[in-house]
The prediction has a mean pLDDT of 79. Predicted 3D model of a 141-nucleotide RNA (FMN riboswitch aptamer (RFN element)) from Paludifilum halophilum.
RNA sequence: UCAAUCCUUCGGGGCUGGGUGAAAAUCCCGACCGGCGGUGAUGGCGGAAAAGUUCCGCCUCAGUCCGUGACCCGCAUCAAUGCGGUGGACUCGGUGAAAUUCCGGGGCCGACAGUGAGAGUCUGGAUGGGAGAAGGAUGAA
Numbered sequence: 001u002c003a004a005u006c007c008u009u010c011g012g013g014g015c016u017g018g019g020u021g022a023a024a025a026u027c028c029c030g031a032c033c034g035g036c037g038g039u040g041a042u043g044g045c046g047g048a049a050a051a052g053u054u055c056c057g058c059c060u061c062a063g064u065c066c067g068u069g070a071c072c073c074g075c076a077u078c079a080a081u082g083c084g085g086u087g088g089a090c091u092c093g094g095u096g097a098a099a100u101u102c103c104g105g106g107g108c109c110g111a112c113a114g115u116g117a118g119a120g121u122c123u124g125g126a127u128g129g130g131a132g133a134a135g136g137a138u139g140a141a
Base pairs, nucleotide, nucleotide: 001140002139004138005137006136007135008134009133010132017029018028019027031121032120033110034109035068036067037066038065043059044058045057046056047055048054049053063108064107072085073084074083075082076081090106091105092104093103094102112124113123114122
C1' cells in the first nucleotide's frame, strides 16, 4: 500500500420558570434538543512560493440539500433473515465565481403505544436495534 476474513470497543439529546384548571413536564406564554454518511467557499493548523497575496494538505463547519438508520406496512421464509415500500421541516437579506451549508434576521419539523387533559422533551418496547465509527489480528507486495 492492496484485498478479503475474523475479533474487540464505541455508537442521540432535550421544559428548571409562569398561566388556566379538579387534574396538564401533554393546552397557552416561555425554555431546551438535533443520530449516521456525503457535499460544504466557516474556522484552525502546517507547508510552498512570494511580497501582501496565491496555491496545496489535514482537521472542522447543514435538524430543515442529497442519501440513510429506527418505527411502521407488504411479500417470501419453520425460523433466523432477505427484498420492496413509506419515512417531518426554509425562507429573506449580505458577501462571493460559486451558499437552502458561511454571516445577520425571521420561520418551520419531530414515529408508535400509554397517561385523572391532547407529548420532539414524561413512561414504555429499549441494559434493544442500527446507519456507521475507531482499533487490532491474519495474508500478499